[in-house]
RNA sequence: AGAGUUUGAUCAUGGCUCAGAUUGAACGCUGGCGGAAUGCUUUACACAUGCAAGUCGAACGGUAGAGGGGGCAACCCCUUGAGAGUGGCGAACGGGUGAGUAAUGUAUCGGAACGUGCCCAGUCGUGGGGGAUAACGUAGUGAAAAUUACGCUAAUACCGCAUACGAUCUAUGGAUGAAAGCGGGGGAUCGCAAGACCUCGCGCGAUUGGAGCGGCCGAUAUCAGAUUAGGUAGUUGGUGGGGUAAAGGCCUACCAAGCCAACGAUCUGUAGCUGGUCUGAGAGGACGACCAGCCACACUGGAACUGAGACACGGUCCAGACUCCUACGGGAGGCAGCAGUGGGGAAUUUUGGACAAUGGACGCAAGUCUGAUCCAGCCAUUCCGCGUGCAGGACGAAGGCCUUCGGGUUGUAAACUGCUUUUGUACGGAACGAAAAAGCCUUGGUUAAUACCCAGGGUCCAUGACGGUACCGUAAGAAUAAGCACCGGCUAACUACGUGCCAGCAGCCGCGGUAAUACGUAGGGUGCAAGCGUUAAUCGGAAUUACUGGGCGUAAAGCGUGCGCAGGCGGUUAUAUAAGACAGAUGUGAAAUCCCCGAGCUUAACUUGGGAACUGCAUUUGUGACUGUAUAGCUAGAGUACGGCAGAGGGGGAUGGAAUUCCGCGUGUAGCAGUGAAAUGCGUAGAUAUCAAGAGGAACACCAACGGCGAAGGCAAUCCCCUGGGCCUGUACUGACGCUCAUGCACGAAAGCGUGGGGAGCAAACAGGAUUAGAUACCCCUGUAGUCCACGCUGUAAACGGUGCGCAUUAGGUCUCGGAGCUUUCGAACGCUCCGGGGCUCAAGCUAACGCAUUAAAUGCGCCGCCUGAGGACUACGGCCGCAAGGCUAAAACUCAAAGGAAUUGACGGGGGCCCGCACAAGCGGUGGAGCAUGUGGCUUAAUUCGAUGCAACGCGAAGAACCUUACCUGGGUUUGACAUGGACGUGGUAGCCGGGGCGAAAGCUCUGGCGACCCGCAAGGGAGCGUUCACAGGUGCUGCAUGGCUGUCGUCAGCUCGUGUCGUGAGAUGUUCGGUUAAGUCCGGCAACGAGCGCAACCCUCGCCUCCAGUUACCAGCGAGUAAAGUCGGGGACUCUGGAGGGACUAACCCGUUAGGGUGGGAAGGUGGGGAUGACGUCAAGUCAGUAUGGCCCUUACAUCCAGGGCUGCACACGUGCUACAAUGCCUGGUACAAAAGGAUCCGAUGCCGCGAGGCGGAGGAAAUCCCCAAAGCCAGGCCCAGUUCAGAUUGCAGUCUGCAACUCGACUGCAUGAAGCCGGAAUCGCUAGUAAUGGUAGAUCAGCUACGCUACCGUGAAUACGUUCCCGGGCCUUGUACACACCGCCCGUCACGUCAUGAAAGCCGCUUCCGCCCGAAGUAUCCGAGCCAACCGCAAGGGGGCAGGGUCCUAAGGCAGGGGUGGUGAUUGGGACGAAGUCAUAACAAGGUAGCCGUA
Repeated sequence: AGAGUUUGAUCAUGGCUCAGAUUGAACGCUGGCGGAAUGCUUUACACAUGCAAGUCGAACGGUAGAGGGGGCAACCCCUUGAGAGUGGCGAACGGGUGAGUAAUGUAUCGGAACGUGCCCAGUCGUGGGGGAUAACGUAGUGAAAAUUACGCUAAUACCGCAUACGAUCUAUGGAUGAAAGCGGGGGAUCGCAAGACCUCGCGCGAUUGGAGCGGCCGAUAUCAGAUUAGGUAGUUGGUGGGGUAAAGGCCUACCAAGCCAACGAUCUGUAGCUGGUCUGAGAGGACGACCAGCCACACUGGAACUGAGACACGGUCCAGACUCCUACGGGAGGCAGCAGUGGGGAAUUUUGGACAAUGGACGCAAGUCUGAUCCAGCCAUUCCGCGUGCAGGACGAAGGCCUUCGGGUUGUAAACUGCUUUUGUACGGAACGAAAAAGCCUUGGUUAAUACCCAGGGUCCAUGACGGUACCGUAAGAAUAAGCACCGGCUAACUACGUGCCAGCAGCCGCGGUAAUACGUAGGGUGCAAGCGUUAAUCGGAAUUACUGGGCGUAAAGCGUGCGCAGGCGGUUAUAUAAGACAGAUGUGAAAUCCCCGAGCUUAACUUGGGAACUGCAUUUGUGACUGUAUAGCUAGAGUACGGCAGAGGGGGAUGGAAUUCCGCGUGUAGCAGUGAAAUGCGUAGAUAUCAAGAGGAACACCAACGGCGAAGGCAAUCCCCUGGGCCUGUACUGACGCUCAUGCACGAAAGCGUGGGGAGCAAACAGGAUUAGAUACCCCUGUAGUCCACGCUGUAAACGGUGCGCAUUAGGUCUCGGAGCUUUCGAACGCUCCGGGGCUCAAGCUAACGCAUUAAAUGCGCCGCCUGAGGACUACGGCCGCAAGGCUAAAACUCAAAGGAAUUGACGGGGGCCCGCACAAGCGGUGGAGCAUGUGGCUUAAUUCGAUGCAACGCGAAGAACCUUACCUGGGUUUGACAUGGACGUGGUAGCCGGGGCGAAAGCUCUGGCGACCCGCAAGGGAGCGUUCACAGGUGCUGCAUGGCUGUCGUCAGCUCGUGUCGUGAGAUGUUCGGUUAAGUCCGGCAACGAGCGCAACCCUCGCCUCCAGUUACCAGCGAGUAAAGUCGGGGACUCUGGAGGGACUAACCCGUUAGGGUGGGAAGGUGGGGAUGACGUCAAGUCAGUAUGGCCCUUACAUCCAGGGCUGCACACGUGCUACAAUGCCUGGUACAAAAGGAUCCGAUGCCGCGAGGCGGAGGAAAUCCCCAAAGCCAGGCCCAGUUCAGAUUGCAGUCUGCAACUCGACUGCAUGAAGCCGGAAUCGCUAGUAAUGGUAGAUCAGCUACGCUACCGUGAAUACGUUCCCGGGCCUUGUACACACCGCCCGUCACGUCAUGAAAGCCGCUUCCGCCCGAAGUAUCCGAGCCAACCGCAAGGGGGCAGGGUCCUAAGGCAGGGGUGGUGAUUGGGACGAAGUCAUAACAAGGUAGCCGUA
């Protein structure tokens, strides 16, 4: 510090996800040791049991018991003295928890009107009396808790009196109010004694001050929600009174009507606050366990008492809920103290030890108490440290895994050898934490005192829970000690097997459908390590809430527009001030934490000393630049007046013509209207058309513009009235008066609503006609609201420049509207300059790009509004507005990993342009109808083997299925095999050949006779053969979607690319586009391109012309011979021809054109001369595992192999490709002529003979320019005469021929006989542009024969037509749109049906919370009464004073009645939403998406 994920790819936007750190954690697997720390985050749920607050005899009465003594005993005396009680102090600390609390809290800084036990300092006192009462005793009540009566008694308990330095009150005269004693010691003196007395210490009373602590007040800061906007009656203030320790509506009476709030009151939700902790570069964000400070609470609610302090965790009273005891009458209790239990929960420890240390309460002290605390126990919960060994040890054991079978890897790893001993085990030693206090000695103070006491010094002794622990030593011995996660990318780490969209994985993208580095296992590897992973949570990355540090034309985002209060911001000069600001100082900012430097534990964690820091707040001093404030000015901003100008700016009134429609009349006759075509409609009752007249409403042609005005919406005939704003010129005036603007106010198209008018045209709805599969649409004929006017609502639009307003700055060019000036002119116009408005095009700059660019989207400033993934959702609920429709404001659950922008390359378009092709058109002939042949589908079958399936499968693989082929079926056989290689063993009359017998359909099984080898080697022996056996063979079994190779197709279409350069952030572009031209990316010209490659063309073959050479088997002109005739013969090399080499058109001439090129001529041939071969980058997961090859999988007495028979030929049917026809341009009969190219030895086969014929007999010649096979249409002559025929030939019968082991299933051919359909073929569709179509025959491959009418070649005869490119199909180039990229066979919307999920509404129902009113009202304070009762004081007494019980009143908790508000849950039914592999209906959108789309409204 970044990375993955939207796309075919790209850039940017934007969300989601990951890598880091952390935790009071939990879960899974695993687990050696030690140190330090943490440990109910959930039910402030309920609690058994034990302990957690007591202490003091030096305040008091006094005793059980024990010891000693006395006494006969009862009992007495002395010492000690528990428990209980009176009294004092403490119990308000310490410990726990976080329910409540958004301020009665906390943090920081201040303040004034207070209190204060213990402690410190000062001053003054501590005199003299009195009456009770617990305990105790006696007698009762009660189950208990407890309690009653009588009697006795003490005090530092209680009450007076005296005194009063202070203190308090005051009318300044005065008045009021205290106390307690206890202990130690003691020389005189007094006393019978106790003691007095003196002294010391402690205590007590009054009072002043302090310290510390506490109470109160203020300022600032302190979560979310405005779908909480108004709240408040003791409320705000005052006066009097009360109350408090103290200020105060704290309380009360009266008076006033205030107070708080958009700088967020009130309400609701949530929450203890802080130091700090985690994270982060920081700013921030999240949190508030442990430790520390503050607050609040103590079963729930209320209340006071006591006290210095409480409205009190281990106190009291009352109410409530709950639990327990009970003799049913009544009582008891409060773990959010420490342990512990139950419950809840994913989850959190021992009913431990000790007061040794630190601290606390009490005490003079010893000491007692202390679950505070210090320790130990449990838990890998966290952090830190250590170990599980170290060294050597193989060209590398075994085993595992992989393998190309060679090897690789685990791996120096192990074994083995040597060494060490941390930890652990055993044994032994052994701490620091402890020093005070007390005792003794001594010095000083006090004192009469060497007592006592206090202070200091010395000395000595006691005290350890942890713990026999840390630590140290000794011994043996590698001995006691490694796991977890991951290995597709992010992200370090790969193979095998299993599985087969299953099982499963997954943080995101995504893996898995038979070759999974992604699932599971194994081997190996990577990472961390006594831990490792997962889950949850926080921050980070996230600049993804942007203060630091983002945006708003199109990605989310500028309010529809203006005016404008508050608010924010604000020109220039001077003076003053000092609020902001800046600088210094002071106080504070607790400690701990963090950081720096040290120190202590062997190190570290941890602990600790010092420093820095705590960025803050307050006070104070200073400065005067800047902001603010005040004052006085200025004129550059802003405004006003005067002078001009333009304008559909607004409102009202009046007027006008054209057009449509309607009404009445005239003329006139059969149609009009409408459409793609029609129909509905109108019209003989006279329409349409036409003439003139009339009525009425709405809108204003031309001018008109890229033009003008307005804030926007918007505004258009003409004239008049009223009125707003703008611009220009120059002067004068005001003197910052300005800019922006939350809330607010106003305006605001169309549609819509209300009331009343109006209504010509147009026209939702409705109706009709068409179209259509349907057509609730598009088209047509009608037509009502509405459109128009007045008044009033509504308040929205894609209200758009998708661009808020204002000011300033920053190159130009050009057009236009308004105004002014200069120049010029008689005047204008033109030209130039300035200001303002509207446009275009561009520099810098900006932008993701597109684009914007002085009218900014550039550069700055000020203010407002708005955005934060997509959907859900311009929604629900609530509120406000509205007559309604609805508008404004505006969520969540849930779902997804994208949604969206700009640009790029393709593809596509019922987009455009250009061009080509037998693509259409123009023609010729077919197919589709018939019969037959053949292939396919389907059906059938034991099997009808398999493959090919739009073009580009279907006379295709198959250039030939009777057996074979053959892969299929049925049946019968064989098992190292029909075929190959190797090892081992065996065999020697072996292999092989010739026979015979049995079973059998054959294959095969089985018995048996005869002959009888080969190669190397002298030989032995070996090879070969055969048999057995082991490895293996074999498979037309699967996968063409694992493959090679080959092929088809687009397409013989003209395209497809690269290097360098340039442009672009980039994908990419350029080149290759453009203007011409071409069959062609062919060529030319131009051009940020210049070149190049694969294609095109050419080179190759063939045909066409010529030349040369050669001349047999071909040829025969001339010469000769010869025949009935014939190149038959000699010969020839002229010709034809054959087959080699060349030539020819790669060019030359003329005209047009810049060129490419076009035209003309010559020429056998002319613009690629005809034909062939030749097929770019790629597309279709196209075809082929059945041609062959081949990975993987599968079968192995069978999915292999052999044999016989059957099948591939099966037939209600459908399709493709063909043949033959339907006839006279024909058919039949007879005669007659001409060819090319092939083929021939198990072959072609002549002449001849036989047969009607297929064919047979026979065999000359021929391994071929020699022999053989060799035409038909045509031509000549005759017949037929338009008919199912002398057309056509299917079908069938009979008789034959040939091939072949064999023609039944299932061959071809012949003869005779038979003589079907068919008279030119619906929709539709195919081929062909010249030696072509059409037509005629010939040959060949395969092959015994043939289903060939197929296929491949050959020659004969030999046309018609092309105006042209609108249309159909296919293709090429450019351009355009796109929501497509599996690329239009694309994408995609909505209803309905089914399932799941969350949510809204809903008659209601059930909770929680809050408010108002009323009723009742416990305990308790206050107040009033107090007839009953009472010791202290006064009084002789009566009585008084004072007090108590009891009662009333105010307030009030809980409770009750009634009614509101808020909120949660649930609810028959219902609404929409989201998701789901295949459903139904249509096709709305994306292309002109086939009616351009979209927004608002009905």